This is a predicted structure of a 398-nucleotide RNA (Bacterial RNase P class A) from Nocardioides islandensis.
It matches the Rfam family "Bacterial RNase P class A". The family's RNA type in Rfam is ribozyme. Its family is annotated with ribonuclease P activity, dimeric ribonuclease P complex and tRNA processing in the Gene Ontology.
Taxonomically the source falls in Nocardioides (Bacteria, Bacillati, Propionibacteriales, Nocardioidaceae).
This record gives sequence, structure tokens and C1' cells, in this order.
RNA sequence: GGAGCUGGCCGGGCGACCGCGGCGUACGUCUUCGGAGAUCUCUCCGGGGCGGGCGUCGAGGAAGGUCCGGGCUCCGUAGGGCAGGGCGGUGGGCAACACCCACCCGGGGUGACCCGCGGGACAGUGCCACAGAAAACAGACCGCCGCCAUCGGCGCAGCUGAUGGAGGUAAGGGUGAAAUGGUGGUGCAAGAGACCACCAGCGACCGGGGCGACCCGGUCGGCUCGGCAAACCCCGCCCGGAGCAAGGUCGAACAGCGUGCGUCCGAGGGCGGCCCGCCCGAGCACGCGGGUAGACCGCACGAGUCCGCCGGCAACGGCGGGCCUAGAUGGAUGGUCGCCCCCCGACCGGUCGCAAGACCGCCGGGGACAGAACCCGGCCUACAGGCCAGCUCCUCCG
Repeated sequence: GGAGCUGGCCGGGCGACCGCGGCGUACGUCUUCGGAGAUCUCUCCGGGGCGGGCGUCGAGGAAGGUCCGGGCUCCGUAGGGCAGGGCGGUGGGCAACACCCACCCGGGGUGACCCGCGGGACAGUGCCACAGAAAACAGACCGCCGCCAUCGGCGCAGCUGAUGGAGGUAAGGGUGAAAUGGUGGUGCAAGAGACCACCAGCGACCGGGGCGACCCGGUCGGCUCGGCAAACCCCGCCCGGAGCAAGGUCGAACAGCGUGCGUCCGAGGGCGGCCCGCCCGAGCACGCGGGUAGACCGCACGAGUCCGCCGGCAACGGCGGGCCUAGAUGGAUGGUCGCCCCCCGACCGGUCGCAAGACCGCCGGGGACAGAACCCGGCCUACAGGCCAGCUCCUCCG
């Protein structure tokens, strides 16, 4: 200098104007709400609604998909089992997990490193497309081999060719993702773990290392019968159901029930408060329970987050200190402009350079994915552009 691997982080900044939601604050206004006072009709205190003002706070690394695990709430539940679902190398972490960390085994890469839906295929059942003779207690299509029959050839007790028949053979060819281990030898009519040596693999035993998965070494054995369990199934472990529209508190109107008053001896209502008057007039007032509309709680201090020290390879844990950080409910956090920053593109101009080209200026375009809704831990998916650290391989110079 080039090509990569892994981990972590940011994901526009500042200003002006306009706009939105929560909370606080004082003001204005309304109030058929509650209380007190006054008695020409208002005043004061409290509560509530609305309005503009000021102050303060106001999305994310994924807030997303809703896939997994929990908290919380209600319902169910003596205990056990069946059914159903999930998980699956080992050890650890965690509230828990299908998550995380470390390691093992297998596979890939020269390497840093990456990938694994990683229990069991001699418990049983099932499946294996196409091709192929055969796809599993394996299997003779071609080939190879001897035997028998028929017909031939020759140098005729023999050798040999063609056709047919019944066989032997898993060396060779061919099919396939996959066809009973590999190399060499013995053996045979030809062959074959049929036999032998070595290697690979399987199993048993012994020794050593590791908490363990497992690894290393040795001895012996029969020679070694495919794959699929994300097919049923078997083994081990785990799991009650529904979800913040959970659930709780208060509670209009209408209807219901009770009591009282009233129906021309007129309750009550309207005409701004009262009296008179006028009009309407058969219901009205109070209470009760359930609980609808609606309001409030749940609801944001939590397995929280940051810093330091300690333990641990790490995930993580312990201790000490600091911080408080959105709460909408038709659902707020945005828009416009200016300057700057970053990225991309092409002309022109300038500087440097032999050149390729580099840098600066001018111009144009772009700045993503996406948005809380009870909360938390994960996983997965989306994402313009950029930054940092560690490591690997190749090459060059000293």
C1' cells in the first nucleotide's frame, strides 16, 4: 500500500418564525357545581370548563414485526395422570427464555474468523422423486467365468468360434443425492473380508487428562447392512387460561323500586332573582340498588440508567456514589427559511504535478429506516451516510 475479519458507536448541528401534547404558574371568561353572606340581584371562598401569556419537559436504535420469555391483573386450581404444545451437545449467566457467555463436536476458509433446525435410525412403523437391473432381511443390465446342447473351423486323444439354455460372480462399466470401507497380496473357473497385512471406521476393556460435553494412548473383537426423526414415534426436561378493551374507584340521563306531596282546595314549570300578574299544567321532589355514557386510578421509581472499585476468561454479579427521563386516547414531539456539516454528479476556473491525478472554488441533487400506547429482557426484520478499536492474509521499503 492492497484485500478482508470481528466488536463497539453516531445516525445531522445552530439560529429565526409558525405550530402540537403533558405539568406548573398568574390572568381573563363561563359555571343549571358546593359552601357562606347580603336581599333589587349581587358579593366572597372552593371546585370545574374554555382561552390566550410565561416557564419547563417531550420518541428509537430499532419505539417496528408481535416470534419467545417474564412482571402485573383477573379467573381457575386437593393430589396425580391423559391429551396438547415447546425445548434438546456440555458447563455457566439470568426473574425467565427458543436469549447471552465460555467450551466440545461436525462443516467451511491460507488466515483473522464464520456456519450448525447438535438426544435416539439394532424399540417399532413409514418414506426415499427422476434415473437405474436393483433404493434395502440388497441387487445380475452390460461385462467376467466355467458347464450343457446344437452348428462350425484347424496342424484333430486336443484347441477354438457362433447361437441358445440353466448357473456362478459385487473385481470393472453404467444409473443415481445415496449401491455393503480403502490400498496391496493370497486365493479362485472367474470373483468376493473368502483369507492376510496396513489404514479408516465401529464396539468392548484398560491407562491418562478434563467439573463436563469430550480428548489422547494402548489391547482385543467380528470384519464393518445407506439416508430421513422440521415423518409418526421413543427418551429427558418445561408449560393452567385470558389479557391494560386486564382490573379497580366514582358515577349522570332514561327505565325500575320505595317514601312524601299533588291532580281545579293546582304539585311543578316558563316569563333573568323576589312579589303580583299571564301562560302551560299531571305529575313532581327526595331516597335506593345495579351500574351505562363519562371521569379518574392502573400509568411510569423500574429485574431502571450512568460512573468508580472488587470478583469472574466472559455473559454477569456484589458494593459505593450520582440522576429522574414522554404519557397521548382520533391519539402530541412537526413545518418553512438561513448558515454550517456530510454524501453524490458534471461543466468551468484556480493551485500542485512530466503525467495519471489530487485539492480548492462555483453549480445542481440528496441526508435514510421509521414513530411510544401497561412495563421489562431478548430475537428477527428495515436503515442514506459516517466514525473508532482490535485482529488476519498478501506485497513493498528499511